A computed fold for a 71-nucleotide RNA from a Nanobdellota archaeon, annotated as transfer RNA. The coordinates come from a structure-prediction model, not an experiment, and the mean pLDDT is 83.

RNA sequence: GCCUCUAUAGCUCAGCAGUAGAGCAUCUGCCUUGUAAGCAGGCGAUGUGGGUGCGACUCCCACUAGAGGCU
Numbered sequence: 001g002c003c004u005c006u007a008u009a010g011c012u013c014a015g016c017a018g019u020a021g022a023g024c025a026u027c028u029g030c031c032u033u034g035u036a037a038g039c040a041g042g043c044g045a046u047g048u049g050g051g052u053g054c055g056a057c058u059c060c061c062a063c064u065a066g067a068g069g070c071u
Stems, first nucleotide, its partner, number of pairs: 001070007010024004018054001026042005047063005
């Protein structure tokens, strides 16, 4: 220098262009003599900037960060 992949909640990951989800964690309540476990509920996220399109986590471009490969 070139190529490929990844970026979604505090963490680990899903998500066929049409309401953004799960587990763990955290908070509240129930249960318990108390704690843990269990049950019910709540909070919380699409890396940045553009483009296409009625509509974008999803498609396209650039940038940033990370991982891998070639020379």